This is a predicted structure of a 72-nucleotide RNA (transfer RNA) from a Deltaproteobacteria bacterium.
Its mean pLDDT, the model's own confidence on a scale to 100, is 83.
It matches the Rfam family "tRNA". By type it is a transfer RNA.
The sequence was found in a public genome assembly.
[in-house]
RNA sequence: GGGCCAAUAGCUCAAUGGUAGAGCCCCCGGCUCAUAACCGGUCGGUUCCAGGUUCGAGUCCUGGUUGGCCCA
Numbered sequence: 001g002g003g004c005c006a007a008u009a010g011c012u013c014a015a016u017g018g019u020a021g022a023g024c025c026c027c028c029g030g031c032u033c034a035u036a037a038c039c040g041g042u043c044g045g046u047u048c049c050a051g052g053u054u055c056g057a058g059u060c061c062u063g064g065u066u067g068g069c070c071c072a
Stems, first nucleotide, its partner, number of pairs: 001071007010024004018055001027041004048064005
């Protein structure tokens, strides 16, 4: 210098262009003499950034940032 992939909740990850979700963690409750385990529930989001397309973008297009892999 060139190519490819990834970025979404505190963490790990989903999500056919049409209400952004699950598990774990934290917290609350149930169960227990008590704890663990188990069961139920709540909270938590500028979907990396800036534009574009579209009635509508996490998703499609362009550029950028960060990280990883490969080639030179």